[in-house]
This is a predicted structure of a 72-nucleotide RNA (transfer RNA) from a Candidatus Pacearchaeota archaeon. Its Rfam family is "tRNA". Rfam links the family to the GO term triplet codon-amino acid adaptor activity. It is annotated as a transfer RNA. Its mean pLDDT, the model's own confidence on a scale to 100, is 82. NCBI's taxonomy places the organism under Archaea, Nanobdellati, Candidatus Pacearchaeota.

RNA sequence: GCCUUUGUAGCUCAAUGGUAGAGCAACUGUUUUGUAAACAGUAGGUUGGGGGUUCAAUUCCCUCCAAAGGCU
Numbered sequence: 001g002c003c004u005u006u007g008u009a010g011c012u013c014a015a016u017g018g019u020a021g022a023g024c025a026a027c028u029g030u031u032u033u034g035u036a037a038a039c040a041g042u043a044g045g046u047u048g049g050g051g052g053u054u055c056a057a058u059u060c061c062c063u064c065c066a067a068a069g070g071c072u
Stems, first nucleotide, its partner, number of pairs: 001071007010024004018055001026042005048064005
């Protein structure tokens, strides 16, 4: 220098263009003498940045950034 893949909640990951979810973690409640466990609930996201296509973009296109891998 070229190519490929990845980037979504605190962490690990889903979501085939139509209101972004799960598990764990956090918080509250029930239960317990108390803690843990269990059960019920709550909160937490400018989907890496910017632009484009579309009625509508996490999803498609371009560019930039970061990480991983390959070729030279």